[in-house]
Context: one part of a larger RNA
RNA sequence: CUUACAGUGGAUACCAAGGCACCAAGAGACGAGGAAGGGCGUAGUAAGCGACGAAAUGCUUCGGGGAGUUGAAAAUAAACAUAGAUCUGGAGAUUCCCGAAUAGGUCAACCUUUCGAACUACUAUUGAAUCCAUGGGUAGGCAAGAGACAACCUGGCAAACUGAAACAUCUUAGUAGCCAGAGGAAAAGAAGGCAAAAGCGAUUCCCGUAGUAGUGGUGAGCGAAAUGGGAGCAGCCUAAAUCGUGAAAACAGGGUUGUGGGAGAGCAAUACAAGCAUCAUGCUGCUAGGCGAAGUGAUGGAGUACUGCUACCUAGAUGGCGAGAGUCCAGUAGCUGAAAGCAUCACUAGCUUACGCUCUGACCCAAGUAGCAUGGGGCAUGUGGAAUCCCGUGUGAAUCAGCAAGGACCACCUUGCAAGGCUAAGUACUCCUGGGUAACCGAUAGCAAAGUAGUACCGUGAGGGAAGGAUGAAAAGAACCCCCAUCAAGGAGUGAAAUAGAACAUGAAACCGUAAGCUC
Numbered sequence: 001c002u003u004a005c006a007g008u009g010g011a012u013a014c015c016a017a018g019g020c021a022c023c024a025a026g027a028g029a030c031g032a033g034g035a036a037g038g039g040c041g042u043a044g045u046a047a048g049c050g051a052c053g054a055a056a057u058g059c060u061u062c063g064g065g066g067a068g069u070u071g072a073a074a075a076u077a078a079a080c081a082u083a084g085a086u087c088u089g090g091a092g093a094u095u096c097c098c099g100a101a102u103a104g105g106u107c108a109a110c111c112u113u114u115c116g117a118a119c120u121a122c123u124a125u126u127g128a129a130u131c132c133a134u135g136g137g138u139a140g141g142c143a144a145g146a147g148a149c150a151a152c153c154u155g156g157c158a159a160a161c162u163g164a165a166a167c168a169u170c171u172u173a174g175u176a177g178c179c180a181g182a183g184g185a186a187a188a189g190a191a192g193g194c195a196a197a198a199g200c201g202a203u204u205c206c207c208g209u210a211g212u213a214g215u216g217g218u219g220a221g222c223g224a225a226a227u228g229g230g231a232g233c234a235g236c237c238u239a240a241a242u243c244g245u246g247a248a249a250a251c252a253g254g255g256u257u258g259u260g261g262g263a264g265a266g267c268a269a270u271a272c273a274a275g276c277a278u279c280a281u282g283c284u285g286c287u288a289g290g291c292g293a294a295g296u297g298a299u300g301g302a303g304u305a306c307u308g309c310u311a312c313c314u315a316g317a318u319g320g321c322g323a324g325a326g327u328c329c330a331g332u333a334g335c336u337g338a339a340a341g342c343a344u345c346a347c348u349a350g351c352u353u354a355c356g357c358u359c360u361g362a363c364c365c366a367a368g369u370a371g372c373a374u375g376g377g378g379c380a381u382g383u384g385g386a387a388u389c390c391c392g393u394g395u396g397a398a399u400c401a402g403c404a405a406g407g408a409c410c411a412c413c414u415u416g417c418a419a420g421g422c423u424a425a426g427u428a429c430u431c432c433u434g435g436g437u438a439a440c441c442g443a444u445a446g447c448a449a450a451g452u453a454g455u456a457c458c459g460u461g462a463g464g465g466a467a468g469g470a471u472g473a474a475a476a477g478a479a480c481c482c483c484c485a486u487c488a489a490g491g492a493g494u495g496a497a498a499u500a501g502a503a504c505a506u507g508a509a510a511c512c513g514u515a516a517g518c519u520c
Stems, first nucleotide, its partner, number of pairs: 001517005007511001015469001018441002021437003025433002027430002030147001037098003040053003044076002049071001050057001059092006068080003103112003119145002122140005152183001153181005163170001167217001193200002204231004214222002235422003238366001242253001244251002258400001260365003264359004273353004281346002284343004289336003295309003312316001318330003371395007381407001402417005457464002477504001480491002
């Protein structure tokens, strides 16, 4: 070195118990009636995990279910169960200690103790400086708030690396991050709008306009809007004039608009309709379930394969069972079901609501507001000729014969009516629940995690962070003998197979040996 046979090792192929991505529904719950998250306990029998809480591996009750049961998890002991257990769904009871933590304290899960819900809010009461008031004090109440929460949302504060081939305006970016707050969505929203001689008619989202018009150390870059096409559509309430009550504060009627409206004066007249919605009732659905077709002979360790003959299908989805099963099992199509709780919808005792014409420059139509100056910010728009929107400081109008906008500004024209408020749908997201899909992964992959996984372990700490899957159809897990300190081994036995023997399916290579041969 070659060949053969062993060992070591755990690649490969195969697999599914765990993941990953998405779809369409639901839900977005919780908490002073003590949450989320934990500590410590609870079983006849060690620890960790799950379950539960001194009523502790569970209690009560109402339903389902129908033969075994005392978690995963064996074994043993002791029990329970057709007088219906275990299990399963609804409702309730219990629920130690810490934690918003709330009687006081504290190094969380403990201490003290007069045994108290601390603080804010609310209600009542008392009445400081100081008349009214305010602060403060006292009392009350099963008592509103506080905390948690993945992403989505709104608001406040707010970077730098980076790009510009350096860098300062600019960009990254109003992004990351921090804080506050709310909801199942949030925000926005019923024109002081857009347009252009024609018109539209709240907001939101998508397509498109369009990488266009613009903006820009006119660099890097940034970057619209209207018209158009779709999704979805919904509109309302106040202030004022005026009137009434009242000592006043205030409250009730009236009124809400841009072809200006209302108030006021006059005339005429008065619906039986529309809308909203809780109790009760009803339909449907959710939270357990039930019924549910059709196959036998031979071979084999085992038949679901093959083969012979036969039957079912509103069911030939899927999974399991000793090898590829429509007809063995669980199911599937179809049909059906609730004592209790919850939800949608319908209906209803109930509640709410309304009008027209004519006349009238007299009264009203949101003030430290609009605007202006100055300093900033936001608008695609970097101060620019810079409109429009918001803020600081200073000034400071008009009331329909009015005001604002149409990109400086002026005139004409057109359009709209600011300085009060509410508003579903279409839209965004997924910590989570049940259902489903896959030219997604298959143990160095897929979540870090298919096993005690944010565990073991490391670090003072913030933090970092693993490895580890497969006997067999069934333990039938090797009685007994021998060797024997033990491990290991030899018989015997089980099994289809033990080169399937627990260091257990397949068992590559590196590496290490034994035997034979070849070369030197």